[in-house]
Context: one part of a larger RNA
């Protein structure tokens, strides 16, 4: 000097507490463990593993396992030899691959051609080599979780101490902050706080097309046409907010309250993440020492597995109804994506689809129907709740839906009447509820994930107590 204390002292944090809704009780989805298998590839393991690599396991992906093949190899250079390449087809086989046949010669240079030589590309052959999702994250780079957006961590110099170290960083006050003020053997600095950067809330200029429509006019009653440059909007460029101003209370920093404003004390949200912990993770993104395999721990296939299923957890969805079910009618969104794409109208069909195809590389057309909302009915009932499961007929994608695909019709109609102990998450346009896009991707096992808008709350005395963290001081038989 640290670390720890069922030691103090002050303070924070959806930590408690006040609340709102789950979770743990059913069924199903999905991850994990086990168990099982020829295989059920491998990685992740309080917090920080477990809808987590995986933004799409039928084949391919695929590493995993069975069977059949290969051995300079699926691919890189070099060396020989041989033919351009390329293209078309037959049999065999699961296929991979074997064994034929047909066709076909280009380009550069040298040269009159013929022929040589080169270049790419193909096959054969030699061996240097290749190739490994083998193994070591306890060798390593590079990512990256955490503690934690917590307020912290260090330096020069000078002082002080034999030194190890101290001071500065500590003290009073404040602050979301090691923020600032005052003090003070310290004076100054550095990385972090803040701010500079995007999104979002007012306003104005500029601009007006694919957006818009207040006035005049015309209609087919649609901003649809003329037309307009106000508005909405759209995206570029300003202005705006700093305790500036008032009262107060302070020595100052800064605090309370108040005006004016769209907005007020960091407005909201987001990127941003110090020194460092945890030998935390990752050799299966990649790269990367060391080891180890080289007719195989390498490569090609083709079926299968990653989907198994006595069972245990984890995250989620869907309900147990009347704040609802179910029929009618009908109204408001905003992000988005579109060419091997998005698809209007109209016609078939109960439907999922199908025909067909106008637009449109898109503020132009499409996806597009927003739902929750309103009214009729259904009267507490395993029910017109609930929808798992199971027959049966279909649609679509795709070589192929049998292992293992959504989906859509008829018929089945299973647990479940609000969940022990226990846990989680949220301070506001938040929680909750309701639906929409988009990546991945041929589909699609998404209920996962990312984002978008509609409606839209309760609650916070307080800091005694859980828990996690900041600074001071203190005991210590720990370093």
């Nucleotide at each position: 000097a640290g670390a720890c204390g069922g030691g103090g002292a002050c303070c924070c944090g959806c930590a408690c507490a006040a609340g709102u809704g789950u979770u743990g009780g059913a069924g199903c989805a999905u991850g994990u463990g086990g168990u099982u298998u020829a295989a059920u590839u491998c990685g992740a393991a309080a917090a920080u593993a477990c809808g987590c690599g995986a933004a799409g396991a039928a084949c391919c992906u695929u590493a995993c396992c069975u069977a059949g093949g290969c051995u300079u190899g699926a691919u890189a250079u070099c060396c020989c030899a041989a033919g351009a390449a390329c293209c078309c087809u037959u049999c065999a086989g699961a296929g991979a691959u074997g064994a034929g046949a047909g066709a076909g010669u280009g380009c550069u240079a040298g040269u009159u051609u013929a022929c040589u030589a080169g270049a790419a590309c193909u096959u054969g052959g030699u061996g240097a080599c290749a190739g490994g999702u083998g193994c070591u994250g306890c060798a390593c780079g590079g990512c990256c979780g955490u503690c934690g957006u917590c307020a912290g961590c260090u330096c020069g110099u000078g002082u002080c101490g034999u030194g190890a170290g101290a001071u500065g960083u500590u003290g009073g006050g404040u602050u979301a902050a090691g923020u600032c003020c005052c003090g003070c053997a310290a004076c100054g600095a550095g990385c972090g706080c803040a701010a500079c950067c995007c999104c979002u809330g007012u306003u104005g200029u500029u601009a007006g097309u694919u957006a818009c429509u207040a006035a005049c006019a015309g209609u087919u009653c649609g901003g649809c046409u003329g037309a307009g440059a106000a508005c909405u909007c759209u995206a570029a460029c300003a202005a705006g907010a700093c305790u500036g101003c008032c009262u107060u209370c302070g020595c100052a920093a800064g605090g309370a309250g108040g005006a004016g404003g769209a907005a007020g004390g960091u407005g909201g949200g987001g990127a941003c993440g110090a020194c460092g912990u945890c030998a935390a993770g990752u050799c299966a993104u990649c790269a990367u020492g060391g080891c180890c395999c080289u007719u195989a721990u390498g490569c090609c296939u083709a079926g299968g597995g990653c989907g198994a299923c006595a069972c245990a957890c984890g995250u989620g969805c869907u309900a147990c109804a009347a704040u609802g079910g179910g029929g009618u009618g009908u109204a408001c969104a905003g992000u988005u994506u579109g060419a091997u794409g998005c698809a209007a109208u109209a016609c078939c069909g109960c439907g999922a689809g199908g025909u067909g195809g106008a637009g449109c590389a898109a503020a132009u057309c499409a996806c597009c129907a927003a739902a929750a909302c309103a009214u009729c009915u259904c009267u507490c009932a395993g029910u017109u709740c609930g929808g798992a499961u199971u027959g049966g007929a279909g649609u679509c994608u795709g070589c192929a839906a049998c292992u293992c695909g959504a989906c859509u019709c008829c018929a089945u109609g299973a647990a479940g009447c609000u969940g022990g102990a226990a846990u989680c998450a949220c301070u506001a346009g938040u929680a909750a509820u309701c639906g929409u896009g988009g990546a991945u991707c041929a589909g699609c096992c998404a209920u996962g994930c990312c984002a978008c808008g509609g409606u839209g709350a309760a609650u916070a005395c307080g800091u005694u107590c859980c828990c996690g963290g900041g600074u001071c001081u203190u005991g210590u038989a720990c370093u």
The part of an RNA shown here (small-subunit ribosomal RNA, 3' major domain) has 479 nucleotides and comes from an uncultured prokaryote.
Model confidence (mean pLDDT): 83 of 100.
RNAcentral holds the full RNA, with entries from ENA.